This is a predicted structure of an 83-nucleotide RNA (Glycine riboswitch aptamer) from uncultured Jatrophihabitans sp.
RNA sequence: CCGCGCGGGAGAGCCGGCGCAGCAAUGCGCCGGCGCCGAAGGGGCAACCUCCCCGGAACCUCUCAGGCACCCGGACCGCGCGG
Numbered sequence: 001c002c003g004c005g006c007g008g009g010a011g012a013g014c015c016g017g018c019g020c021a022g023c024a025a026u027g028c029g030c031c032g033g034c035g036c037c038g039a040a041g042g043g044g045c046a047a048c049c050u051c052c053c054c055g056g057a058a059c060c061u062c063u064c065a066g067g068c069a070c071c072c073g074g075a076c077c078g079c080g081c082g083g
Stems, first nucleotide, its partner, number of pairs: 001083008013034009035068003041064001042062003048056002
C1' cells in the first nucleotide's frame, strides 16, 4: 500500500396529489413541485511533496451521480488476519 472481517462514523425536507393499511389518530409506498446536503463515485483549483519536468495531492470547491426518519450506504479512524 492492497484485500477481507469486526467496531466507530457527519450533513441536509417541506408541500400537494394518488394508492394501500387502519374505526380513527396515523403509518407506508408512488408521482409531482419547490428547496437542501457532501463524506460513495466523478469533475475543478493547488498549498504541499527542497526547485524544474513527470507524477501525486485537501476535510477547499462543483453537485453530474448520490443522499435528505430508521435501516442500508458512507469518506475517514481503530483493531485483527492475509498478501

Background:
The prediction has a mean pLDDT of 78. It matches the Rfam family "Glycine riboswitch aptamer". Its family is annotated with glycine biosynthetic process in the Gene Ontology.